[in-house]
RNA sequence: GCCUGUUUAGCUUAGUGGUAGAGCGCUGCACUUGUAAUGCAGAGGUCGCUAGUUCAAUUCUGGCAAUGGGCA
Numbered sequence: 001g002c003c004u005g006u007u008u009a010g011c012u013u014a015g016u017g018g019u020a021g022a023g024c025g026c027u028g029c030a031c032u033u034g035u036a037a038u039g040c041a042g043a044g045g046u047c048g049c050u051a052g053u054u055c056a057a058u059u060c061u062g063g064c065a066a067u068g069g070g071c072a
Base pairs, nucleotide, nucleotide: 001071002070003069004068005067006066007065010024011023012022013021018055026042027041028040029039030038048064049063050062051061052060
């Protein structure tokens, strides 16, 4: 330099065009002499950035960035 995968909550991740979910973690309450465990409830996401297509984009397309892999 060229080709290619990935980017979603603190972490690991689901989600193939129509208001974004889970597990773990975190917070509160219940339970307990207390802690853990357990149960209930809750908070937490400009879906990497930017532009395009579309009535509508996490999703499709281009560019950029970060990171992984391959070729020379």
Molecule: transfer RNA
Organism: Henningerozyma blattae CBS 6284